Annotation:
A computed fold for a 1520-nucleotide RNA from Treponema sp. UBA6367, annotated as small-subunit ribosomal RNA. It matches the Rfam family "Bacterial small subunit ribosomal RNA".
[in-house]
RNA sequence: AGAGUUUGAUCCUGGCUCAGAACGAACGCUGGCGGCGCGUCUUAAGCAUGCAAGUCGGACGGGAACCGGGAGCUUGCUUCCGGCGAGAGUGGCGGACUGGUGAGUAACACGUGGGUGACGUACCCUAAGGAUGGGGAUAGCCUGUAGAAAUACGGGGUAAUACCGAAUACGACCGUAUGGGCAAAGACAUACGAGGAAAGAUGCUGCGGCAUCGCCUAAGGAACGGCCCGCGCACUAUUAGCUAGUUGGUGUGGUAACGGCAUACCAAGGCGACGAUAGUUAUCCGGCCUAAGAGGGUGAACGGACACAUUGGGACUGAGAUACGGCCCAGACUCCUACGGGAGGCAGCAGCUAAGAAUAUUCCGCAAUGGGGGGAACCCUGACGGAGCGACGCCGCGUGGAUGACGAAGGCCGGAAGGUUGUAAAAUCCUUUUAACCGGGAAGAAAAAGCGGCGCAGGGAAUGGCGGCGCGAUGACGGUACCGGUUGAAUAAGCAACGGCUAAUUACGUGCCAGCAGCCGCGGUAACACGUAAGUUGCGAGCGUUGUUCGGAAUUAUUGGGCGUAAAGGGCAUGUAGGCGGCAAUACAAGCUUGGUGUGAAAUACCUGGGCUUAACUCAGGAACUGCGUUGAGAACUGUAUUGCUAGAGUAGCUGAGGGGCAGCCGGAAUUCCAGGUGUAGGGGUGAAAUCUGUAGAUAUCUGGAAGAACACCGAUGGCGAAGGCAGGCUGCCAGCAGAUUACUGACGCUGAGGUGCGAAGGUGCGGGGAGCGAACAGGAUUAGAUACCCUGGUAGUCCGCACAGUCAACGAUGCACACUUGGUGUCUGGGCAAGAGUCCGGGUGCCGAAGCAAACGCGAUAAGUGUGCCGCCUGGGGAGUAUGCCCGCAAGGGUGAAACUCAAAGGAAUUGACGGGGGCCCGCACAAGCGGUGGAGCAUGUGGUUUAAUUCGAUGAUACGCGAGGAACCUUACCAGGGCUUGACAUGAGGAGGAAAGGCUAUGAAAGUAGUCCGCUCUUUUGAGUCUCCCCACAGGUGCUGCAUGGCUGUCGUCAGCUCGUGUCGUAAGAUGUGAGAUUAAGUUCUUCAACGAGCGCAACCCCCACUGUCCGUUGCCAACAGGUUAAGCUGGGCACUCAGACGGAACUGCCGGUGACAAACCGGAGGAAGGCGGGGAUGACGUCAAGUCAUCAUGGCCCUUACGUCCUGGGCCACACACGUGCUACAAUGGCUGGUACAGAGCGAAGCAAGACCGAGAGGUGGAGCGAACCGCAAAAAGCCAGUCUCAGUACGGACUGGGGUCUGCAACUCGACCCCACGAAGUUGGAAUCGCUAGUAAUCGCGCAUCAGCAUGGCGCGGUGAAUACGUUCCCGGGCCUUGUACACACCGCCCGUCACACCAUCCGAGUCGGAGGUACCCAAAGUCGCUAGCCCAACCGCAAGGGGGGCGGUUCCUAAGGUACGUCUGGUGAGGGGGGUGAAGUCGUAACAAGGUAGCCGUACCGGAAGGUGCGGCUG
Repeated sequence: AGAGUUUGAUCCUGGCUCAGAACGAACGCUGGCGGCGCGUCUUAAGCAUGCAAGUCGGACGGGAACCGGGAGCUUGCUUCCGGCGAGAGUGGCGGACUGGUGAGUAACACGUGGGUGACGUACCCUAAGGAUGGGGAUAGCCUGUAGAAAUACGGGGUAAUACCGAAUACGACCGUAUGGGCAAAGACAUACGAGGAAAGAUGCUGCGGCAUCGCCUAAGGAACGGCCCGCGCACUAUUAGCUAGUUGGUGUGGUAACGGCAUACCAAGGCGACGAUAGUUAUCCGGCCUAAGAGGGUGAACGGACACAUUGGGACUGAGAUACGGCCCAGACUCCUACGGGAGGCAGCAGCUAAGAAUAUUCCGCAAUGGGGGGAACCCUGACGGAGCGACGCCGCGUGGAUGACGAAGGCCGGAAGGUUGUAAAAUCCUUUUAACCGGGAAGAAAAAGCGGCGCAGGGAAUGGCGGCGCGAUGACGGUACCGGUUGAAUAAGCAACGGCUAAUUACGUGCCAGCAGCCGCGGUAACACGUAAGUUGCGAGCGUUGUUCGGAAUUAUUGGGCGUAAAGGGCAUGUAGGCGGCAAUACAAGCUUGGUGUGAAAUACCUGGGCUUAACUCAGGAACUGCGUUGAGAACUGUAUUGCUAGAGUAGCUGAGGGGCAGCCGGAAUUCCAGGUGUAGGGGUGAAAUCUGUAGAUAUCUGGAAGAACACCGAUGGCGAAGGCAGGCUGCCAGCAGAUUACUGACGCUGAGGUGCGAAGGUGCGGGGAGCGAACAGGAUUAGAUACCCUGGUAGUCCGCACAGUCAACGAUGCACACUUGGUGUCUGGGCAAGAGUCCGGGUGCCGAAGCAAACGCGAUAAGUGUGCCGCCUGGGGAGUAUGCCCGCAAGGGUGAAACUCAAAGGAAUUGACGGGGGCCCGCACAAGCGGUGGAGCAUGUGGUUUAAUUCGAUGAUACGCGAGGAACCUUACCAGGGCUUGACAUGAGGAGGAAAGGCUAUGAAAGUAGUCCGCUCUUUUGAGUCUCCCCACAGGUGCUGCAUGGCUGUCGUCAGCUCGUGUCGUAAGAUGUGAGAUUAAGUUCUUCAACGAGCGCAACCCCCACUGUCCGUUGCCAACAGGUUAAGCUGGGCACUCAGACGGAACUGCCGGUGACAAACCGGAGGAAGGCGGGGAUGACGUCAAGUCAUCAUGGCCCUUACGUCCUGGGCCACACACGUGCUACAAUGGCUGGUACAGAGCGAAGCAAGACCGAGAGGUGGAGCGAACCGCAAAAAGCCAGUCUCAGUACGGACUGGGGUCUGCAACUCGACCCCACGAAGUUGGAAUCGCUAGUAAUCGCGCAUCAGCAUGGCGCGGUGAAUACGUUCCCGGGCCUUGUACACACCGCCCGUCACACCAUCCGAGUCGGAGGUACCCAAAGUCGCUAGCCCAACCGCAAGGGGGGCGGUUCCUAAGGUACGUCUGGUGAGGGGGGUGAAGUCGUAACAAGGUAGCCGUACCGGAAGGUGCGGCUG
């Protein structure tokens, strides 16, 4: 410090997720030791048991039991004295500290800094003064009564440092008076009236007293506390108003003290947008965690403060409490009970129960530190010091070290070689931390009390005081830490991960299953992602997971973000509070700067040192604690005050433009209607129609009239207005703006939360008006439907007045104001100069552009640039602008405005493609123009379907269907039935046995086979080798599966003109450029230009065939000349001229001429030429697409079968047949059929072959066999054609299916199931619906011939030649394609994407008749305990009084207040709820097709109406 994730890719925005650190943690697996810490975060739920606050006999009365002594005597009892002295009591001090917890509390509770001139303080310290003299009770105790107990009451008697008077009283307090002083009531000085003691305890004594501890008064200090104030201190405005003791005053009361703290009266205030009140949540802080910091989170342990002690209320005592281990009352709960009544409070330490994912011992000790009491010894102390349990955390140590193989075994991987585990192990040498055992053994302890002795002060002495010295008891932990010795590598390693992020990979198993997952995502037969193993990586007595916090997140942005299009500028203005504010001077010093000073507790953190062997831990010192207070200084800036200024702002005068607003009046065109005239059959409307209208006279046309609404041309990229918006003309009234210039005011300014006003269209109310248009509605069309688009009508409305409403794509999607920052060019409106052209200065409004900005698009003086001020708004998508609450509205609705839940995206801009019922340009038998077909018939063939034991399998839009198959009777053959075999029909190897094998024969069988029998090896010196058979083992075999694991091959787009690269340049990048533009071409063919320059794969050419020709060669070909010769014939000699054959060449290149073009490329025309602009044809198929086809050609990974899914055989099937489709053949006839005659090819093939002549047969064919491995012989007849004849328009002398009979050939074999011949039979069919196919020239059409396969079988396939057309105006349309451009919400790419209703399941939520709780409030009722009052009843020791009585006190009664309780009302909130509403999610469902392309009616916004649904329509607006 970043990374993953939206996309085909890119940049940006933006969310989600990860890596880090931390924890009072929990869970899983594992676990050796030690040190230091920490340990009920959950129900402030309930608690058995023990302990946690006592102490003082030197305050007091007393004193059981025990011991000792004495006395009496009934020798075991009574009594006395002394010692020790329990328990209880009076009294004093302490139980207000310590310890626990965080329920309540949003508050002066806490933090920080101040105030107290408004206060208190027991114990402690300092110094001063004092302590005189009396009295009456009461507990304990004894006795009695009630009671189960707790306890209560009566009588008797007793002490005090308990209680009460009296005397004294300097100070202090109160009151009065006076004085000066203070900001202010202080304090001070002077004079006068009311209030105290324990004469106690102990020690010493020379008995006088002294000393110590106590006591009283007042003062001071220390430390602690009360109260008050400034500042800080969570969320919600869907809490906006709150308040009657409320705010203030006066009197009185109360308190330690100020105060409405309380009360009476008076006044009507007080708080609040700087957030009152209300609600929710929460102890606060030092600190702790995190972070670079600023911040954010948190408030366990330690420390400070507060609050609480079962819940609520109350007071008492006291220096201090409204009191955790005190009291009273009420409630709930638990326990005891004799049922009458009582007892209790672990949020102290342990411990228990329940709860929970979860948190410990009913331990030891007061040895240390600290606390209470005491003069002290000492007692108490679950504070504390320790130990125990828990890897809960931090820190440290160990589980051994060295040597040890080109490397053991085993495991894993690999085809093998080998690799890896791995120096790892073993083995050898060494060490002993830890462990076990034995032994030694600290520090924490020192002061004290006391004893001895010394010094000092004071005193008459002793105790005593002060300060040194010596002696001096005491250890829970614990025989612990530590040290030494002995033994022996001995006692000690796991956890997670290994697809990317993220370090680390292989195998097997599984097969969208089981499972994983933090995000992206893995798993559907080859999973680096699941499970296991091996290996590796990381950490290590731990490792992972989960949860939480901060970080990363600049993702709430003070540091440090944004708002044109991503979320985000308020519809516009005016203006309040607030914020901000021009130039100059003076003063002040609030802000500000700087110095001093107080405080900022300690601990923590940081730095430097020290102590535990180190570290954690701990100790000391320092710095720091960024804050607050106080006090000096400064005066630039801000502020405040005063005085000025004119540049901001404004006022007046002058000029000007304008659809600026309001009101009134006027005008013409058009439309509709009414009346009349002319006139006759249609009109209207549409894509086409119909509804509609018209012979009752329309439309058309003319005249006249009526009505309402809107204002053509001018008119604009133009003007005005704040926005909405504003348009015929004239008049009036009102307002804004601009310019030049002069005068005046003198900062009067900018912005603007709330508030107020204005605010299109639609809508609402009331009253008018209503021509046209026109939601709804009706009808007609369209359509599968058509609640739409189109048409005919038509109501609200549109118009006017008044009132409401307050929204919009209210948009420049751009808040307002001011300043600054190169330019160019239009336009509107002013002004200066100039005669003018023109030029300059303002104000508006456009375009293009510099710098700059921006993710890009773009913006660019009219900023989206650079700055300042102020306001509004945003923080992932959906849910949702919804629910609910509140406000507004007559309503419709508007404003404000969530959450649960759900997703990992949703978005912006740009890029490349693809697509468009977008555009432009251009091709192609694509259409058109033609010719011939298919679709109808019969048959052939393939396919689907059906059937079947099987009808083997594959191919399936184009790109399957006469396809694999170039030839299924058996074979083929993969299918079915049956019969057989199991190392096998076939290959290789090892072992064993044998001598054969092949062949012949017999039996059986459908055959395969089985059984038997005959014959029966070779080489070598033996072993043995070769070959073969049998047995056995490895293995063979599979047309079994996966073409979606593959190779190879192939189809298609498409013989379309495209597809790319290097370098450079542009862009943040994807990418672009090049490859674009203008021409041209069949072509990315070529040319010109251009930030491109070049290149590659394609195109073309090079190759083959054909067309012309040259040279060479010349038989089997040919025959011109010569010769011979035949009925004839290159038949023969001969020749190679010609044809031809075969090689090698030539020829054509836009080369030449003219024109067009740009001087190019090229095109058009022409000449010549066999051929002319690619001469015709073929081969040749770029990058890629379709997971296209093929595992059944072959090859091949994986899986599957192994007496069968292998293999052999016989028979059957692949040939079935209601039907549907494709491809063909033959036809329907006269351009024809039939008969006879006759002519002309090319290319092929032939030895298990082609086969002539001859003979036989009517024919298929047969007999026979010359010749020929073929330019020689043969197949072989070419056919259409031509000549002649016949048929005469009909189901025929067309057509030939089907069927019967008879034959031929092939072949073991033609039944299923071959081809051919002859005779007979003679079906459908008379030119083919919708639709559809081929073809542009030697082509279509038509005619025959050959070949492959093949025993035989061809209408199919592949070739060959013969005859031989028609048409193309043209590119509007259909299909396919290319280039450019445009839109896009598509990228699996339009066979895309995607919306809403309905149906089903699940989830959360809203409403809901209600119902059950909780909280707080108001009013009233009742009212415990209790304080202050009141009190007429009862009682009483101290004082006064001789007494009566008084004073005073207590009990009782009672008023006010008041907890709990009750009643009523309304508020808030939670649970539940029949039913209802929408929302989200889900694998396939149903209905449509709304949106994305012009999405097929452009879309969207607001509004209104309508409709199953998306939605449709009207009105206005926007361009996204």